[in-house]
The prediction has a mean pLDDT of 85. The part of an RNA shown here (large-subunit ribosomal RNA, domain IV) has 316 nucleotides and comes from a Candidatus Methanophagales archaeon.
Context: one part of a larger RNA
């Protein structure tokens, strides 16, 4: 010195990216318990008191035993070692138990129940096979296969020009084979005729892929614009939310917290570039999630210091 592990006056997070480590707290029993809620819960809420031995009475129960009353008794300490919750409050994501990177990631990721879509009448659809055959399935649309969104509540706007799918289609295109015609005959050739799939043309579809503007004037102070021209488009972004886990500027303004805050929360919002099942917004409980604050508690820390084991390194 370092590993482990105890203890520390006063002061208590001032260390530190962060309270990381540690410390508090803890068992039963009685009391007692807020906000909010999907009325189940939050809940062990928070907060309080008690706890050991003996003695007398006594309730139960066959019993083994469990209880309650009164009183006395001992210690610093009675769940006396061991085991054994710190606690509260705003926020953010994900509803939940669950699953996952076997050896750096446990999550806000995947999966759920729930909602929606496609496809599918059984010799089906979807899958595995070259094929026989096999699987769903000894099942039948209250099934089963794909996809996407992913508890509940409340809701889910516009656009089918692009790109996909389906569907029809008078004509137009459209291979090969086949048919007609021709190059004095055959062949190669040329020309034409039929003409599928598909395309052209036509519609449907967005909880399919995906999109969802610009500029000028305008109200009697100013400002701002409900009105209004104009230029484009397939439609021009509706509710709702918003400086966002998404905002460049940004340390945006106000407000609360602090002595002091690039933080946090709560409101504005002109949103560099939120947004509506690539789901929007709420939301109780959940949570080894992530951000902030408050209590308690402490050797993180002012500031170290001592003891106990252990490994190093000096000396001798």
């Nucleotide at each position: 010195u370092c590993c482990a592990g105890c203890u520390a006056a006063g002061g208590g997070a001032a260390a530190u990216c962060g309270g990381c480590a540690a410390a508090u707290u803890a068992g039963c029993c009685c009391c007692g318990u807020a906000a909010c809620c999907u009325c189940g819960g939050g809940a062990g809420a928070a907060g309080g008191g008690g706890u050991g031995c003996c003695u007398g009475c006594u309730u139960u129960g066959u019993g083994a035993g469990a209880g309650g009353c009164a009183g006395g008794u001992c210690g610093c300490a009675g769940u006396g070692a061991c085991a054994a919750g710190g606690g509260a409050a705003g926020g953010c994501c994900a509803a939940c138990u669950g699953u996952c990177u076997a050896a750096u990631a446990a999550c806000a990721a995947c999966a759920u129940a729930a909602g929606c879509g496609a496809c599918c009448g059984c010799a089906a659809g979807u899958c595995c096979g070259u094929a026989a055959g096999g699987a769903u399935u000894a099942g039948u649309a209250c099934g089963g296969u794909c996809g996407c969104u992913g508890a509940c509540u409340c809701c889910u706007g516009c656009c089918c020009a692009g790109u996909g799918u389906a569907g029809g289609u008078a004509u137009c295109u459209g291979a090969a084979a086949u048919c007609c015609c021709u190059u004095u005959u055959c062949a190669a050739g040329g020309g034409g005729g039929c003409g599928a799939a598909g395309g052209a043309c036509c519609u449907a579809u967005a909880a399919a892929c995906g999109g969802c503007g610009g500029g000028g004037g305008u109200a009697a102070c100013u400002c701002u614009g409900a009105c209004u021209c104009u230029c484009u488009u397939a439609a021009g972004g509706u509710a709702g939310c918003g400086u966002a886990g998404u905002a460049c500027c940004u340390a945006g303004c106000c407000g609360c917290u602090u002595a002091a805050u690039u933080g946090g929360c709560g409101g504005c919002u002109u949103g560099c570039a939120c947004g509506a099942a690539u789901g929007a917004a709420g939301g109780a409980a959940u949570g080894a999630g992530c951000c902030u604050u408050c209590u308690a508690c402490u050797g993180u820390c002012c500031c170290u210091a001592g003891c106990u084991g252990g490994a190093a390194c000096c000396c001798g």